[in-house]
């Protein structure tokens, strides 16, 4: 210097002018009441590392009277952390890269139970794809036997040597590899080491499935409090009401199956308030732990909007990048000045994670090159 | 706060992963006709929304992202 992995920061200060919340004040209206509302003034506070995607898991609230089973879904090496998790830490085995060269070291990666419970699938090629089969080859008593050799494929029934046979074959034997069981040693455990026995076994569970563990449903539009107008309902009072006409009478209709009118009651809609931000909270220090994290002490209070505030402009400084001019005659580098530019993106009940996006700066591990 | 979907220019199939990338309309060429349409014959046109993973093998299975629609 490059690559890769991880962590961290996410411009600063000041001014002008707007917006939102809260507190205080003046005026006006209002009220039993500085009770409430409006305008104005002053002061404090005012987005993020991901506020995002809504992919997981909690809190909280209501429903289920609070139990069980089935179905369904999720997770899947060990131990630990946690309120919980598909998250995190630590280790085990595996794979990849580099150094090294039997064994080791460093870094990185991964959804890592079970294929020896069962079922399914394995295109094309190939004789044959897990059940048995004979294309070439080998043997033959011509019925047949044979999976060693050929070639195909991602994958062909473990490898080497021997015995054996007509020819062959884990058919048998020895050693090795692998699976499982038992015994002993190490470890908290996954696992590992040694010995004995057993078997010789394709891949696929991000195919069905089996095993183990976990999961009740709905979401702040949850829920709680107050509560119109209109229409309708119930109770009480009430014998007249309506039309025709300018009015009365008359006439017609309705009404004792209780009308018209009046009073009262309840509802939970529109709307308002609340839930709402003091919390598994943050910072610092100490202690325990490899670490995640836990415990203790001190300090701090840091948005709460709802057609949805947190904006705009200016000045100075800092950082990175681009351009121009000058130093100095060319190129490169450097310095100074001027000018342009500034990543992803914005709370919506709340918290812990994950994932994705991110200009530029800083720090660290590993590898490579000089 | 939730639920679906994306395949040819358009509308849609694609079962439990394999020579499985298809259909209709459209388009291009031919044939027919005096000419056009219809009918008939033939062809082209696709990184299956994007990127990873599982697998020998992915349109299909899993994860992440983008876009669209709906409650």
């Nucleotide at each position: 210097g490059a690559g890769u992995c991880g962590g961290u920061c996410g411009g600063a200060u000041g001014g002008u002018u707007g917006c939102u919340c809260u507190a205080g004040g003046c005026u006006u209206g209002u009220u039993c009441a500085u009770u409430c509302a409006a305008c104005c003034c002053u002061a404090u506070a005012g987005a993020g590392g991901a506020a995002a995607g809504u992919c997981c898991g909690g809190g909280c609230a209501c429903c289920g009277c609070a139990g069980a089973a089935c179905a369904g879904g999720a997770u899947g090496c060990u131990c630990c952390c946690u309120a919980a998790c598909a998250g995190g830490g630590u280790g085990a085995g595996g794979c990849c890269u580099g150094c090294a060269a039997u064994u080791g070291c460093a870094g990185g990666c991964a959804a890592u139970g079970g294929a020896a419970a069962g079922u399914g699938c394995a295109a094309c090629a190939g004789a044959a794809a897990a059940a048995a089969a004979a294309c070439c080859g080998c043997c033959u008593u011509c019925g047949g036997g044979u999976a060693a050799g050929g070639g195909u494929g991602a994958a062909a029934a473990a490898g080497u040597g021997g015995u054996g046979u007509a020819a062959g074959a884990g058919a048998c034997c020895a050693c090795u590899g692998u699976u499982c069981u038992c015994u002993g040693g190490a470890g908290a455990g996954a696992u590992u080491c040694a010995g004995a026995g057993u078997a010789u076994c394709u891949g696929u569970a991000a195919a069905c499935c089996c095993c183990a563990u976990c999961c009740g449903g709905u979401g702040c539009a949850a829920g709680a409090u107050c509560g119109a107008a209109u229409a309708g309902g119930c109770u009480c009072u009430g014998a007249a009401a309506u039309g025709u006409u300018g009015u009365u009478c008359g006439c017609a209709u309705u009404g004792a199956u209780u009308a018209a009118a009046g009073a009262g009651c309840g509802g939970g809609u529109a709307g308002a308030u609340u839930g709402c931000u003091u919390g598994a909270u943050a910072u610092u220090c100490a202690u325990g732990g490899c670490a995640a994290c836990a415990u203790g002490a001190a300090u701090a209070c840091u948005a709460g909007a709802u057609g949805a505030a947190u904006g705009a402009c200016c000045a100075u400084c800092a950082u990175g990048g681009g351009a121009a001019u000058u130093a100095a005659a060319u190129u490169g580098a450097u310095a100074a000045u001027u000018u342009c530019u500034a990543a992803c993106a914005a709370a919506a009940c709340u918290c812990g994670g994950c994932u994705u996006a991110u200009a530029g700066g800083c720090c660290g591990g590993c590898u490579c090159a000089a | 706060g939730c639920g679906a979907g994306a395949u040819a220019g358009c509308u849609c199939a694609g079962g439990c992963g394999g020579u499985c990338a298809g259909a209709g309309c459209g388009u291009c060429g031919g044939a027919u006709u005096c000419a056009u349409a219809a009918c008939c014959c033939g062809g082209a046109g696709g990184u299956c929304g994007a990127g990873a993973g599982u697998u020998c093998g992915a349109g299909u299975c899993u994860c992440u992202c983008u876009c669209u629609c709906g409650c």